A computed fold for a 139-nucleotide RNA from Mesobacillus maritimus, annotated as c-di-AMP riboswitch aptamer (ydaO/yuaA leader). Its Rfam family is "c-di-AMP riboswitch aptamer (ydaO/yuaA leader)". From the family's description: This family represents a conserved RNA structure found upstream of the ydaO and yuaA genes in Bacillus subtilis and related genes in other bacteria. Lineage of the source: Bacteria > Bacillati > Bacilli > Bacillaceae > Mesobacillus.
[in-house]
RNA sequence: UUUUCUAAAUCGCCGAAACCACAGUGUGCGGGGGACCCAUCUGGAUUCAUGUGGAUCCAAGGGGUGAAUCCUUUUAUAGGUAGGGCUACUCAUGGCCCGAACCCGACAGCUAACCUCGUAAGCGUUAUAGAGAAGGAGU
Numbered sequence: 001u002u003u004u005c006u007a008a009a010u011c012g013c014c015g016a017a018a019c020c021a022c023a024g025u026g027u028g029c030g031g032g033g034g035a036c037c038c039a040u041c042u043g044g045a046u047u048c049a050u051g052u053g054g055a056u057c058c059a060a061g062g063g064g065u066g067a068a069u070c071c072u073u074u075u076a077u078a079g080g081u082a083g084g085g086c087u088a089c090u091c092a093u094g095g096c097c098c099g100a101a102c103c104c105g106a107c108a109g110c111u112a113a114c115c116u117c118g119u120a121a122g123c124g125u126u127a128u129a130g131a132g133a134a135g136g137a138g139u
Base pairs, nucleotide, nucleotide: 011124012123013122018027019026020024028119029118030117031116032115033114038109042059043058044057045056046055047054048053061107062104063103064102065101070080071079072078073076083098084097085096086095089132090131091130092128093127094126
């Protein structure tokens, strides 16, 4: 001097996932449910009651968080794709990567008041005689 690995702290990435002397029905941030108005209006079978509703079964459902949706085929650790992320100020042009997973349980449109839930997990960083902004030192 270069490369690789490990540990701690600071810092940073993704994400809502942070802060507080007060420490808790906390503050902030994020999600779901939930009126009027507007919009929308599953199917079949059996059974009860006989006004028109209820119950059971079957089938296809439907919905939520999230960038993570969809298509094709030779069905493979496959190819592509809506969409999303990465440089330690921002943008531009390239480059690289992701394009999952989980939950509710027949049920939820929007939605004021109101009700309720979360505040994790996982990681360690690409270039350019490009454009712009900010700051520091010196004169």